[in-house]
RNA sequence: GCCGGCGUGGCGGAACAGGCAGACGCACAGGACUUAAAAUCCUGGGGGUAGCGAUACCCGUACCGGUUCGAUUCCGGUCGCCGGCA
Numbered sequence: 001g002c003c004g005g006c007g008u009g010g011c012g013g014a015a016c017a018g019g020c021a022g023a024c025g026c027a028c029a030g031g032a033c034u035u036a037a038a039a040u041c042c043u044g045g046g047g048g049u050a051g052c053g054a055u056a057c058c059c060g061u062a063c064c065g066g067u068u069c070g071a072u073u074c075c076g077g078u079c080g081c082c083g084g085c086a
Base pairs, nucleotide, nucleotide: 001085002084003083004082005081006080007079010026011025012024019069028044029043030042031041032040046059047058048057049056050055062078063077064076065075066074
């Protein structure tokens, strides 16, 4: 230099012939159980705004654009990582 693959919450990792993003597991937080703790069980578990709260709304899939009513998914470019060829 050329070719291919990958990039998603704090971590691992789903969702792909475009249609509710974050399933599931772990970390973490609250509660139950216990004399206390571990284990186990229940609930929560991306960010922001409003609200006492329930909740509602907005944003978010490496980054910048494009196509589309609608993009994690398709197209172009950039960056990073991995592999192959020279």
Transfer RNA from an uncultured Lachnospiraceae bacterium, 86 nucleotides, folded computationally. Its Rfam family is "tRNA". By type it is a transfer RNA. Its mean pLDDT, the model's own confidence on a scale to 100, is 81.